[in-house]
Context: one part of a larger RNA
RNA sequence: GGAUGAACGCUGGCGGCGUGCCUAACACAUGCAAGUCGAACGAUUAAGGCGCCUUCGGGCGCGAAUAGAGUGGCGAACGGGUGAGUAACACGUGACCAACCUGCCCCCCUCCCCGGGAUAACGCGAGGAAACCCGCGCUAAUACCGGAUACUCCGCCCCUCCCGCAUGGGAGGGGCGGGAAAGCCCCGACGGAGGGGGAUGGGGUCGCGGCCCAUUAGGUAGACGGCGGGGCAACGGCCCACCGUGCCUGCGAUGGGUAGCCGGGUUGAGAGACCGACCGGCCACAUUGGGACUGAGAUACGGCCCAGACUCCUACGGGAGGCAGCAGUGGGGAAUUUUGCGCAAUGGGGGGAACCCUGACGCAGCAACGCCGCGUGCGGGACGAAGGCCUUCGGGUUGUAAACCGCUUUCAGCAGGGAAGAAGUUGACGGUACCUGCAGAAGAAGCCCCGGCUAACUACGUGCCAGCAGCCGCGGUAAUACGUAGGGGGCGAGCGUUAUCC
Numbered sequence: 001g002g003a004u005g006a007a008c009g010c011u012g013g014c015g016g017c018g019u020g021c022c023u024a025a026c027a028c029a030u031g032c033a034a035g036u037c038g039a040a041c042g043a044u045u046a047a048g049g050c051g052c053c054u055u056c057g058g059g060c061g062c063g064a065a066u067a068g069a070g071u072g073g074c075g076a077a078c079g080g081g082u083g084a085g086u087a088a089c090a091c092g093u094g095a096c097c098a099a100c101c102u103g104c105c106c107c108c109c110u111c112c113c114c115g116g117g118a119u120a121a122c123g124c125g126a127g128g129a130a131a132c133c134c135g136c137g138c139u140a141a142u143a144c145c146g147g148a149u150a151c152u153c154c155g156c157c158c159c160u161c162c163c164g165c166a167u168g169g170g171a172g173g174g175g176c177g178g179g180a181a182a183g184c185c186c187c188g189a190c191g192g193a194g195g196g197g198g199a200u201g202g203g204g205u206c207g208c209g210g211c212c213c214a215u216u217a218g219g220u221a222g223a224c225g226g227c228g229g230g231g232c233a234a235c236g237g238c239c240c241a242c243c244g245u246g247c248c249u250g251c252g253a254u255g256g257g258u259a260g261c262c263g264g265g266u267u268g269a270g271a272g273a274c275c276g277a278c279c280g281g282c283c284a285c286a287u288u289g290g291g292a293c294u295g296a297g298a299u300a301c302g303g304c305c306c307a308g309a310c311u312c313c314u315a316c317g318g319g320a321g322g323c324a325g326c327a328g329u330g331g332g333g334a335a336u337u338u339u340g341c342g343c344a345a346u347g348g349g350g351g352g353a354a355c356c357c358u359g360a361c362g363c364a365g366c367a368a369c370g371c372c373g374c375g376u377g378c379g380g381g382a383c384g385a386a387g388g389c390c391u392u393c394g395g396g397u398u399g400u401a402a403a404c405c406g407c408u409u410u411c412a413g414c415a416g417g418g419a420a421g422a423a424g425u426u427g428a429c430g431g432u433a434c435c436u437g438c439a440g441a442a443g444a445a446g447c448c449c450c451g452g453c454u455a456a457c458u459a460c461g462u463g464c465c466a467g468c469a470g471c472c473g474c475g476g477u478a479a480u481a482c483g484u485a486g487g488g489g490g491c492g493a494g495c496g497u498u499a500u501c502c
Stems, first nucleotide, its partner, number of pairs: 001502004006498005013374006019367002021332001026330003030327003035074003040071002044067001049062005081285003091209007100202002105198007113147004122137004127132001153178011183190001211257003218248003223245004228240003260282004264275004287308005310321004338364001340363003346360001347358004377407004387398004411443001413438005421429001446491005451472003457486005467474002
């Protein structure tokens, strides 16, 4: 000098775009953050409509619609947060899988036949303070189960051919065994099953690469390998039985410390050094530890079970909870925002659609936290007013500075008009941006420094005191170094200080 997610002191006019718990992965009141489908299903239901009846209060029936709950489907594994753990194939990069999976989406082929038994809702009854729960009975389905068909799929056996990178891969044929389905409907859709291919997303293996300590030198028992098996989507000591005794290590094993990794950011001429906030990719985690279930897919944040700590309710028998989602609270701290508006846009989930949901997101609010832009006026104006300060008392300086004269109106203010963002009847932002008009210099300047480094000097006060200070050093009676004033220098809505990196 540059830089910062900064903080502190003094000061503070406007706008645009960004950024904003770096500390306690501390504890959390309250609200919201994941639902949707009646074109899968049964039952129930408000107002209004139509018809009939009416004691004029209303009652019954019909069809459509609406609502809440239930069965079922899809979603909830995305999106959003955090960086605790992790020195590891976690990440980056390159390669490989003849060892793998992939719902929704796209393409191709084939199929969609016949049956069955339940169950929630609901009704009745019982228990409990509650959370909730039990018994009996009824019922539907795209829920569940059985059968048929399948020879493409899976398993075993046999034959022929082709190929390769070890295990092997592919094509054709035969035999045996096994395996599907679902309807709804406005008749035009939406769906169902099997197989093959694609796309997307994932899983696995390996080469190489990126921290510190040797004041850590030996480490290791599923440990290293084999054979056989289990398990898995798949390979594999992943797991297991048996057998062998191996395996890693000074090119740093093991242990300890620290740390999410990267694209990148800062600085530097570069080499390098330091960092990993915002944005993007990957990973890990979701009160702590453990476990599985469901599913195409699970670290399952707003799922389940167990244990621990903590908090809350309780009728003391027993229950409920998890903000490292968005706001917000307490606490910690030098320090970090609103319990805002909207689904209008973009994107996501569900739905055939209308549409519903979406604290993702789009906006607004707060904060000079950062960067950028703009303004606080312009011209004239002395024989140089007053005041201040200095003075050798002549004067010098503040200083064209002010007053005064003329002019302008950015920004802010007031008034009128008024968007784009939307393809459509849909705009939170927002009467915003922007345009026009009006008034008036009117509302808008500070901070640090002036001994040398380093740009800028005098007076007074003080008297090794009070104080200053980044280094050298100033102050003990004439201090350009302390304090104040005048003057000056620098930067400017900022200026200084502190911290950290280069």